[in-house]
RNA sequence: GGACGAACGCUGGCGGCGUGCCUAACACAUGCAAGUCGAGCGAUAUGGAGGUUGGAUGUUAGAGGUUAGAGGUUUGAAUAGAAGAAAUUCCUACGGAAUUUCAACAAGUAUCCAACUUCUAAUUUCCAACAUCUAACCUCUAUAUAGCGGCGGACGGGUGAGUAACACGUGGGUAACCUGCCCUUGAGAGGGGGAUAACAGGUCGAAAGGCCUGCUAAUACCGCAUAACGCUAAGAAGCUGCAUGGCGUCUUAGCCAAAGGUUAAUUCCGCUCAAAGAUGGGCCCGCGGCCCAUUAGCUAGUUGGUGAGGUAACGGCUCACCAAGGCGACGAUGGGUAGCCGAUCUGAGAGGAUGACCGGCCACAUUGGAACUGAGACACGGUCCAGACUCCUACGGGAGGCAGCAGUGGGGAAUAUUGCGCAAUGGGGGAAACCCUGACGCAGCAACGCCGCGUGGAGGAAGAAGGCCUUCGGGUCGUAAACUCCUGUCUUUUGGGACGAAAGGAUGACGGUACCAAAGGAGGAAGCCACGGCUAACUACGUGCCAGCAGCCGCGGUAAUACGUAGGUGGCAAGCGUUGUCCGGAAUUACUGGGCGUAAAGGGUGCGUAGGCGGUAUAUUAAGUCAGAUGUGAAAACCCAGGGCUCAACUCUGGGAGUGCAUUUGAAACUGGUAUACUGGAGUGCAGGAGAGGGAAGCGGAAUUCCUGGUGUAGCGGUGAAAUGCGUAGAUAUCAGGAAGAACACCAGUGGCGAAGGCGGCUUUCUGGACUGUAACUGACGCUGAGGCACGAAAGCGUGGGGAGCAAACAGGAUUAGAUACCCUGGUAGUCCACGCUGUAAACGAUGAGUGUUAGGUGUAGGGGGAGAAGUCCUUCUGUGCCGCAGUAAACGCAAUAAACACUCCGCCUGGGGAGUACGGUCGCAAGACUAAAACUCAAAGGAAUUGACGGGGGCCCGCACAAGCAGCGGAGCAUGUGGUUUAAUUCGAAGCAACGCGAAGAACCUUACCAGGGCUUGACAUCUAACGGACUUAGUAGAGAUACUAAGGUGCCUUUCGAGGAACGUUAAGACAGGUGGUGCAUGGUUGUCGUCAGCUCGUGUCGUGAGAUGUUGGGUUAAGUCCCGCAACGAGCGCAACCCUUGUUAUUAGUUGCCAGCAGUAAGAUGGGCACUCUAAUAAGACUGCCGGGGUUAACUCGGAGGAAGGUGGGGAUGACGUCAAAUCAUCAUGCCCCUUAUGUCCUGGGCUACACACGUGCUACAAUGGCUUAAACAAAGUGAACCGAAUCCGUAAGGAGGAGGGAAACACGAAAUAAAGUCUCAGUUCGGAUUGAGGGCUGCAACCCGCCCUCAUGGAGCUGGAGUUGCUAGUAGUCGCGAAUCAGAAUGUCGCGGUGAAUACGUUCCCGGGCCUUGUACACACCGCCCGUCACACCAUGAGAGUUGGCAGCACCCGAAGCCUGUGAGAUAACAAUAAAAAGGGUCAGCAGUCGAAGGUGGGGCCGAUGAUUGGGGUGAAGUCGUAACCAAGGUAACCCA
Repeated sequence: GGACGAACGCUGGCGGCGUGCCUAACACAUGCAAGUCGAGCGAUAUGGAGGUUGGAUGUUAGAGGUUAGAGGUUUGAAUAGAAGAAAUUCCUACGGAAUUUCAACAAGUAUCCAACUUCUAAUUUCCAACAUCUAACCUCUAUAUAGCGGCGGACGGGUGAGUAACACGUGGGUAACCUGCCCUUGAGAGGGGGAUAACAGGUCGAAAGGCCUGCUAAUACCGCAUAACGCUAAGAAGCUGCAUGGCGUCUUAGCCAAAGGUUAAUUCCGCUCAAAGAUGGGCCCGCGGCCCAUUAGCUAGUUGGUGAGGUAACGGCUCACCAAGGCGACGAUGGGUAGCCGAUCUGAGAGGAUGACCGGCCACAUUGGAACUGAGACACGGUCCAGACUCCUACGGGAGGCAGCAGUGGGGAAUAUUGCGCAAUGGGGGAAACCCUGACGCAGCAACGCCGCGUGGAGGAAGAAGGCCUUCGGGUCGUAAACUCCUGUCUUUUGGGACGAAAGGAUGACGGUACCAAAGGAGGAAGCCACGGCUAACUACGUGCCAGCAGCCGCGGUAAUACGUAGGUGGCAAGCGUUGUCCGGAAUUACUGGGCGUAAAGGGUGCGUAGGCGGUAUAUUAAGUCAGAUGUGAAAACCCAGGGCUCAACUCUGGGAGUGCAUUUGAAACUGGUAUACUGGAGUGCAGGAGAGGGAAGCGGAAUUCCUGGUGUAGCGGUGAAAUGCGUAGAUAUCAGGAAGAACACCAGUGGCGAAGGCGGCUUUCUGGACUGUAACUGACGCUGAGGCACGAAAGCGUGGGGAGCAAACAGGAUUAGAUACCCUGGUAGUCCACGCUGUAAACGAUGAGUGUUAGGUGUAGGGGGAGAAGUCCUUCUGUGCCGCAGUAAACGCAAUAAACACUCCGCCUGGGGAGUACGGUCGCAAGACUAAAACUCAAAGGAAUUGACGGGGGCCCGCACAAGCAGCGGAGCAUGUGGUUUAAUUCGAAGCAACGCGAAGAACCUUACCAGGGCUUGACAUCUAACGGACUUAGUAGAGAUACUAAGGUGCCUUUCGAGGAACGUUAAGACAGGUGGUGCAUGGUUGUCGUCAGCUCGUGUCGUGAGAUGUUGGGUUAAGUCCCGCAACGAGCGCAACCCUUGUUAUUAGUUGCCAGCAGUAAGAUGGGCACUCUAAUAAGACUGCCGGGGUUAACUCGGAGGAAGGUGGGGAUGACGUCAAAUCAUCAUGCCCCUUAUGUCCUGGGCUACACACGUGCUACAAUGGCUUAAACAAAGUGAACCGAAUCCGUAAGGAGGAGGGAAACACGAAAUAAAGUCUCAGUUCGGAUUGAGGGCUGCAACCCGCCCUCAUGGAGCUGGAGUUGCUAGUAGUCGCGAAUCAGAAUGUCGCGGUGAAUACGUUCCCGGGCCUUGUACACACCGCCCGUCACACCAUGAGAGUUGGCAGCACCCGAAGCCUGUGAGAUAACAAUAAAAAGGGUCAGCAGUCGAAGGUGGGGCCGAUGAUUGGGGUGAAGUCGUAACCAAGGUAACCCA
C1' cells in the first nucleotide's frame, strides 16, 4: 500500500447491486419446510341427478273473508314564542332572575280525529294444475376422509463435527459391475386361487397403542399355461483381444412372465420378458497438495497361495488349510492440525495466505450401533436397540430430536423478519384439471461492502462584523459571508404508469414499484482524522516529568509546532479513524533471488556405504528433452471485444486463458541406457633421493633431587622488603662414590614429516605416506560423501606399577581495610608406564573437500634437465613464506597455498537475551558429552573503520615541573580572611588548582543590604493632570530621632497688552504608577577567571576514501614559537606566534628653567653674574639585522665560537590572551526576560549588629637573636603627592603632638629615607633577644572613640631558642634584605599598588612528581577514566523447570457382560394359497420360540500419551533506589585476556 462475512469510537442525505452466527455440531417454545394419485381398490360421510311410492309446502286461476299501510278529498279539533343579541330592573353579584325590544298577526306549516275513495301488502278457507322440498328403495354422479395399493419421501434445503483418507483434484481402467422413471427395438398379456386392512362387535390401557372374533376389494398376494436372441449345465465349428478372456452359431436338458384402468373411439395411460441407448452411480489405478524424527521401527487376517462362502461387482471382503511374508530415512508407525477443489486476497512474477457468499465432490443429521424396504439408503423431517438430556404420566408406561425457513434462550466484540407469493424458474405426484414446494421469486432490518448522485451555481471588497495572531503597523479565516441574479439533481406534493406473461385469451407476490410529466422553494442534507521526523499540514493560551501522548524514534521538570483547548492548515469524504487478520514492501528462508576469515554460520580429522555429480570416440535406443496433432482441463470467476440497465457497480453474448494430465506421430544435438573402442583422469610396475611420520626394544651424557663418606663453619634460602623454612644433632658451599625418575641444551631455521591431534638424544628392527624420473601395464577403475566406522591435545575416570623435578587441593609466611589471590616456604592427587574409558578445546588459517583457469617479483626445503673450464647461470616439478597487478571485499584485507573466475558434493546460519539451558532420548563407571526447545523480555546486540578523549602504553620536547640552591610556610604571638558555633542580627556573595589581606582603593554614625523599636503610604526618587503657594533664610518648643507645632525675615528669574503668563521650586488631591541589594548567573547581555602567552585552531580549491573523514597541519632538521628550511598530492589563505606600541639600557641633535657648574668672577650656600661643556630634563633621531668572520649542518634553515659594539642572537620589563573548555563567577557594579511583594519584601529614623568565640584552616607581620640588639655622631635614592591641601623655619612638650603660618596649584615650596659605613657596648642567657598582654597618664581626628579607631610616654614583660608529616616562591639587578610613596580616606594598614637602596647562591641533568605540546599504539570510553561495568545478597513482580502427589482427557491392549440386528443351526410349538385325498392325517414350504458366531454401550485391570493443579524448591527475566567488593571485563585495566577439563 492493498484486502476483509469484520468489530469498536465519532458522525450520518438518497438510490442501485450484493452480503449478513467466523463463537456453543449449545439447548430449543410455536408455526410452516413432502406429498400426490378416486383414470388401481373396497368402504364411509356429505351433496347432486334420474326413477317409483308416500308426505309436506308454495305458486297460478277462480270464489269468499280479515288485517295493515299509503295517497287524495271533505269536516272538525287542539297546540306552539326556542336559541341568540341588545337595553332596563332586582338579588344571595366572576353568577342568577325578571321585564322590554329585535318580534308581527296572521299568512303559512306541522299534528290529531272521523268519513269516502283508490292503490299496495299480509293472512285465511275451498278446489284444480304446476312447482318446490322431504323419507325409503334402485340407478348414476361430485366432493371429502382414513385404509389397502402405486410412485415419490436416497432429490431439493442445512452444516463442516469427523476425516491426512483413493476423502478431494487431475488423468485413466472396469474383459470385475448396477442403473427406477426416460428414448429406440422385438415379443407377449391365457386361465385360476386363497387371503387381508378398512369396517362391525367385544376387550385391555391414563395415554401412546394393542388383542380377539366376524365381513370385503384390487394394478396387493400365490400357483398353472405359454417361452426366447433370457438364465443354468454339457458338447462341437468360427472370429477376435491387452493375460484371465470376449463375441457368436448349432445341439441337448432344465428353469422363469404379466394387470389392468380409462375413453365417444383397437383413445390414451399402464403391465411382462428380452436387447440396446442415455443418465446416474459402484469399484480399481498413476500423479498431486499440512506440521512434528524430542514419533524409528510397524504389522497375525498381517502379506501371499489353494478352496469355499458372500456381493450388483473384483478383492482377506469373510472362513478353513498352507507358506512367512508385507511396509519403512524417497519417512512406515505414532502424535497434532484440517472438510477438498473451482476459486479468493496479495504480489512485477515466482510465490505466500485463505477455502465466507456462488458452483463441483465428500462427510454428518442429539451420541453410538444395526439392519429393513427399495432401482437407489444402512436413510436430516423412516424403523429397531443402547446412552445422555427434555417433556407427559393414573408411576404401570410413553413421547421427542431446527447443522430446513422464520424465531427463542445461551455464548460472544459481533451477524437480520415467528413477512408476502407460488406470478416467474425448477422439483414430486397425476391422463389431466390440479395439489404440494420456507427450493425459489420478492419485500423488511443493518453505511457491512462495492458503485453512482447530492448537500448548490455565477457575480460580489466597505477586504463588513466577529474569532485568532501581532513586531500594534497589520496579517489571517476571506469571495468566504451578507447582498444580487439564477438552477432544481436528490427530497416534497399532484397526475400518469410499465417490461417481467412463455408472439390466441386468462394469470403479477414484487407494486401504484421503476420510470415520465407538472408545481414549489436554496429551502431539508458534512463529518472524521491529522498537523515533531518518518508524513501533506503551525501558531497562541493552559499545564509544569503533573495531567497526559506514543506505530518507531521519542515528548512533558515554567517560554511544549509532540499533552489539553482555541484559531488556522492538510488529508479523505457519507463517511473518517482505531483494533484484529492476511499478503506486500522483506533479496528478512533467497527456485527466480542470500550467505558462512573478522557481523549468525566450515563438521576436530580422516576412511567409506547409500545418494548426487562425472574424461575421449563410434554405433544404437528413445526414459529425460524438443516439436506437431487429438482428447480433456464443467459452469461461474479472470482478461479482451461487443450488448442491456441514463453512467457505474451489476449483468448478457462471443473469444482468449486455464502454464496441467493423457494418447499419438516425429527429431536425435545434449543427459540417461546398451554395445565396442581410446588414454589425457586414476592406478600399477621399474629407478632414485629427503624426512622430529608411526610401533617396539636397547643404549647415552648433562642437569635436578636423595643417600654415604671427606673438607669446612655459621649461616643458608627467599623477596619490592621480609618472614615461614633449613642449619652447631654441622646446613649452604665443595670433593668423591652411589641411587632414582623425568626430559633430551647446542644443531634449530615463518626448516622437515603427518589427515588432524601432533612428532625432536643415539642405535637396531617392523611399518605407512608423499616427491622426482621413466612411460612397460590396466583402461574411467574417478570426485564428494547423509547415516556408519576409526583416529582425536590437555584435564578427568578405572585397575596395576612408578614417582626425581614440577605442582591443582591443602598448610604456613607475607601483602592488604579485607586477601579464601597475585609473591615466598612446603606439599598431595596428577604429570611418567601398561591396559581400558572419556570424546571435548580460541581442536584456528576463527578460511570443508575436489578439478580447471587467471600478471609478476623475491626467499626457502626436496628432486630432475641443460649450459659453462670454474665461480655460477638458465629451466622444470612438488612443498613452504613474503611483497604485489587484475579481480574481489562493508571495510580490514585476500590475491596461483584466493577471501579472484567457474563447476561438483557435503556441513552449517537466519536479531540480542533466556540457552547450548529445561524436558525427552542415545552414549558414559562418574564427571559429563551429543541431540535440542518454549514461555518471557529488550530495541537493540554485533562487525569494520573514523575523529576525539583516556591509559598505573611507547617515543620526542617544553615549563622554577623535578633536581641543584636561596629564603620561607607548617610550631609561637599578633593582624586579617574563611569555616563552624553563637546571636534579635552576627546582611549577602566567592568554594580544589582558578574561594579564604577575595567583592571591600579602607563597617564608630553614615556606608548597611541585617536585627529591635518608632514612623509614612502616589510614597525617599521619575513622568503626567488639576489647584494653591510662593523660592528661600533664621530662631524657638516637644521628642531618642524621624517628625510635629510656632515665630520672625524675605518677595527672586524671563516675558508682558500690567489683567497676567512662563521656566524652575514647594505644598495639596486623585490615579496611572513609583520602588524592591526580593527569586532565578541552569532564561540572558555585558564583564571576568582558568587551561595559557600554551602553540596551537581553521578555511578555499585540488586529490584520496562508498562514507565518517584524511591530506594540507604528517616526515627529516631547527626554533621560544605550525619559527624557518628541505622533502612530500598538495597549492594557497585566515585567526594565533613574531613584529609594529610603551618603558629601560647607548649616542647624537634641539632646547636650557624651576635643572646643572668645567673654566671665569663670587657666596655661608650654584645664592648671584656668566655659561649650557657635563649631569639631568623631554622631544626628535640613530643603533642590532645572525649584518661580518670561522666551524658544524643538506650548499638550507639554523646552530656553536669570535670580532666589533653601550647592547648579540625575541637585549631586560610591560601592554597585547587564537578556536574553544569548565551550564566556571557575577541578577549585590550595570542592563535585562519571566516570577513574586505593593499601609510592604517599598521608604524614613534611633539604637544595636557586620568587630561575638570552645575550636579548625588560609594569607601575612614580628620574632626566636651576635651576619645580631642598643647608643652616638655621619652618608647616599627613586617614584610620587599636595589647596576643605602639603605645611618649612622658630618656640613649647620626654613624646605623640601643640603653637606658628614662610613658601607652594609646585624640576622652584613642603612631605621625606632605611638598611649601610665608623666608634662604643652587650657575650649566648628566655638575655640589653622578643615584644604580646595589662595598668596608669596623655595626644589626634571626628556631632560622637562604651560596644568599636590610631598614636605617644612610663611601667609590665607572656609564648617563642629555627618549627612533624607535608608544602610555597625564586634562574640576575632576580631571590633575600632595607626603607619610601600613592590610592581609598575626617580618622583608622602588618593589606594592595608602585618606587628605589643593598644585593647573592645554584642549574650535573630530564630517571622520577606536576602541568603542557606533537607523533604513535590499545580501547567494550564519547555527559569521553570523576568513564564503563560484573556477580552474590535484600525487596517487589512475571513466566518457566523439578516436586510427595492429586485430578481430567485421548487412543489402544487383555478379560467380563452382552441390547437391537444380520447370519447359522434347531424348530416337539404355529401355519390360508401348493399338493394329496371322498374327507382328514401325514408332506413341501414358512413363521414364532430357543441356541450359537459377530456385536454398541457398560464394567474390571495394568500400562502409554497429553493437559490442569501442588507444600516446597532450582535457576531465569524485569525493576526507582539499596548492601558487599572492584575481585571479573574494557588501557599492559594495574597478575595480559580468553578456550577446554